[in-house]
Context: one part of a larger RNA
C1' cells in the first nucleotide's frame, strides 16, 4: 500500500523449516546354526553418550551495585576517625540481583500408504503361476503425528464484540518504564495512577562502624548480629508519567 466502513480480540491451516541419532547390558539363550571352535536373526526390559531447546530453587562461576581487612603515600591543622591515589577495582577475603554451566528440567512412543523383497487365491492356458480381476504383508525412506513460523494463501480465509455527527469505538505522537532493546520494533504505565525515583518496612550481603561509657597498667573485652549496603519484595502519592492529534456521507459504480 493492499485485503472495499472503521477497529479490537480470538483463531483456521494452504505451505515452510526443525526433530529423525548412537552405545553398552540383561532376557530369549548358550538356543537356532555348526564336526568343534564358536555363535547370532528377533522380541521385550534397563542404562548410558550424542544433539537440541528452556530455566536459575538447589550446585558452581561472574558479580569495577556492596560490606570488610590491609601495605605505601598525600590531605583534612594534630590524636582518633576518614578520604583520595597506587594502569583504568592498590591488593585481598566474602557476595544479593542480574548473565550463566559444569548445574536443573524436558524430547524421540505410535499410525498410514507404499519400493525392492516375500506371499495367498487364481485364470487366459482343464495342468502350472505373487497378477492379469482380487487380497496380505514389507525400510533408517514418504505422508500423519511431535516442535516453531505462517491468510501479501493478491485464492488476501473465518468467529465474535465495539463504533451516528465531531466525535465514539480505537489508534498515534508525547510521557514514566521494563518481561523488550544498537536504532527502530515490542511489551506494560499514564493521576479513574503503584509506571520509574524517592521515604519507610522487609528478604539477603557484610560481619560486631564512629562516638561515650564500663573493666583492665595496657593490646583488648563489653554494651552490639551492631553499623553499612541492600539491583530482590512490600507498603506509601511525597516527585515525575503536562499535554496534543487523528479516526466512519452506514459503506465504488
Nucleotide at each position: 500500500c493492499g485485503u472495499u466502513a472503521g477497529a479490537g480480540u480470538a483463531u483456521u491451516g494452504a505451505g515452510a523449516g526443525g526433530a529423525g541419532c548412537g552405545u553398552a547390558u540383561c532376557a530369549u539363550a548358550g538356543u537356532a546354526c555348526g564336526a568343534g571352535a564358536g555363535g547370532a536373526u528377533u522380541u521385550g526390559g534397563u542404562a548410558c553418550g550424542g544433539a537440541g531447546a528452556a530455566c536459575c530453587a538447589a550446585u558452581a562461576g561472574u558479580g569495577u551495585a556492596u560490606u570488610u581487612g590491609u601495605u605505601g603515600u598525600u590531605u583534612c591543622g594534630c590524636c582518633a576517625g576518614a578520604a583520595g591515589c597506587a594502569a583504568a577495582c592498590g591488593c585481598a577475603a566474602a557476595g544479593u540481583a542480574g548473565c550463566c554451566a559444569u548445574g536443573u528440567u524436558c524430547u524421540a512412543a505410535g499410525g498410514u500408504a507404499u519400493a525392492a523383497g516375500c506371499c495367498c487365491u487364481g485364470a487366459a492356458a482343464g495342468c502350472a503361476u505373487c497378477u492379469a480381476a482380487g487380497g496380505g504383508c514389507g525400510a533408517a525412506g514418504g505422508c500423519c503425528a511431535c516442535c516453531u513460523c505462517a491468510a501479501g494463501a493478491u485464492g488476501a480465509g473465518u468467529a465474535c464484540u465495539c463504533u451516528c455527527c465531531a466525535u465514539u469505538a480505537g489508534g498515534u505522537c508525547g510521557c514514566g518504564a521494563g518481561u523488550a532493546g544498537a536504532c527502530u520494533a515490542u511489551u506494560c504505565g499514564u493521576u479513574a495512577g503503584a509506571u520509574a525515583g524517592g521515604a519507610c518496612u522487609u528478604a539477603g550481603g557484610u560481619g560486631u562502624a564512629a562516638a561515650a561509657c564500663u573493666a583492665g597498667c595496657a593490646a583488648u573485652a563489653g554494651u552490639u548480629g551492631u553499623g553499612c549496603c541492600g539491583a530482590g519484595a512490600g507498603u506509601u502519592a511525597c516527585u515525575a508519567a503536562a499535554g496534543a492529534c487523528c479516526g466512519a456521507u452506514u459503506g465504488a459504480u
Large-subunit ribosomal RNA, domain VI from Chlorogonium euchlorum, 253 nucleotides, folded computationally. The gene name in the source record is rrnL. The full RNA is in RNAcentral, with records from ENA.